The RNA shown here (FMN riboswitch aptamer (RFN element)) has 126 nucleotides and comes from Ornithinimicrobium tianjinense. Rfam family: FMN riboswitch aptamer (RFN element). Rfam's curators write: The RFN element is a highly conserved domain that is found frequently in the 5'-untranslated regions of prokaryotic mRNAs that encode for flavin mononucleotide (FMN) biosynthesis and transport proteins. Model confidence (mean pLDDT): 81 of 100. The sequence was found by an Rfam model in a public genome assembly. Lineage of the source: Bacteria > Bacillati > Actinomycetes > Micrococcales > Ornithinimicrobium.

RNA sequence: ACGUGCUCCGGGGUCGGUGCAAUUCCGAGCCGGCGGUGACAGUCCGCGACCCGGCCGCAGCCAGCGGCGGUUGACCUGGUGAAACUCCAGGACCGACGGUGAAAGUCCGGAUGGGAGGCAGCACGC
Numbered sequence: 001a002c003g004u005g006c007u008c009c010g011g012g013g014u015c016g017g018u019g020c021a022a023u024u025c026c027g028a029g030c031c032g033g034c035g036g037u038g039a040c041a042g043u044c045c046g047c048g049a050c051c052c053g054g055c056c057g058c059a060g061c062c063a064g065c066g067g068c069g070g071u072u073g074a075c076c077u078g079g080u081g082a083a084a085c086u087c088c089a090g091g092a093c094c095g096a097c098g099g100u101g102a103a104a105g106u107c108c109g110g111a112u113g114g115g116a117g118g119c120a121g122c123a124c125g126c
Base pairs, nucleotide, nucleotide: 002125003124004123005122006121007120008118009117014028015027016026017025030105031095032094033047034046035045036044042093043092051070052069053068055067056066057065058064075091076090077089078088079087097109098108099107
C1' cells in the first nucleotide's frame, strides 16, 4: 500500500412577553452531517437521513429485511483576488415524520435504529 471484518463519528431553546396552559406563539438570541469545487459552502453540484411506491428478491399472503425507483428546504448585494453564490462587509432565507394542555430546526419519541463519507481507530490476511 492492498483485501476482509469490526468499531467510531450531528449541532442547537437562552432571556423577555402574552396566556389557565407554550423551551411549540411573539421579540431578541442559538445551531448547521458527508463528498466535490480554481480558495474555506446550512442556501452551488451531488450524497445521506426522513417520507412514499401499484416495481423486484427472500416459494405464496401479512409483516420485516434487502434492492430499485420516486420525493425532498433555503442567497443576494458590495469588496479583495488569477480564481470565491465558499473568504471579508452588509442584509436575507431554510430546516422530515409522530407526539404535546397551544402551532417545535432546538423538547419527547421511533432511535441502544439507520447512514453518506472518512489521509479516524482496532484486528486479521497478504